A computed fold for an 83-nucleotide RNA from uncultured Desertimonas sp., annotated as Glycine riboswitch aptamer.
Its mean pLDDT, the model's own confidence on a scale to 100, is 77.
Of the family's consensus pairs, 89% are formed in the model.

[in-house]
RNA sequence: CCGCCGGGAGAGCUGGUCGCCACCGGGCGAGCAGCGCCGAAGGAGCAACCACCCCGGAAUCUCUCAGGCGAACGGACCGACGG
Numbered sequence: 001c002c003g004c005c006g007g008g009a010g011a012g013c014u015g016g017u018c019g020c021c022a023c024c025g026g027g028c029g030a031g032c033a034g035c036g037c038c039g040a041a042g043g044a045g046c047a048a049c050c051a052c053c054c055c056g057g058a059a060u061c062u063c064u065c066a067g068g069c070g071a072a073c074g075g076a077c078c079g080a081c082g083g
Stems, first nucleotide, its partner, number of pairs: 001083003005079003012035004017030005036069003042065001043063003049057002
């Protein structure tokens, strides 16, 4: 570094639309819009620190472009196994 297995955080409300169920109290699902929010894919910034002959590396900090805000999926990172 690759494969595979396990663990793995944060953050949502409102209003239309459509479909289904219910049958007039609503419920479920999908998608859209508005406003808000998160920081752990990726990306960018600062530079504590590491290395130092030269060339360099660099955070879980900051930003929020991208991404995300039920579950699932994904997921930095950690661990086991194999190459």